[in-house]
């Protein structure tokens, strides 16, 4: 370096509820609060699921799998 991922270490995000707001919706973005998470960083490329049209399609989830780039530390 690459793999791995501990009763190590510094850390780090933030589920669901609750206020406010944006969207036709799914959903998302901020404040609140932790259920978790070694990628729970990024991406919509492949699946899955879901919205809206019903023809063609346009969306939405990366904490639903999976691939792809990137990242802290160093036991076994």
């Nucleotide at each position: 370096a690459c793999u791995c991922g501990a009763u190590a270490a510094u850390g780090g995000c933030a589920a669901a509820g609750c206020c406010u707001g944006a969207g036709c919706a799914a959903u998302c973005a901020g404040g609140u609060g932790a259920c978790g998470c070694a990628a729970a960083g990024u991406u919509a490329c492949g699946g899955a699921u879901u919205c809206a049209a019903a023809a063609g399609u346009g969306g939405a989830u990366g904490g639903c799998c999976g691939g792809a780039c990137u990242g802290c530390c160093g036991a076994a």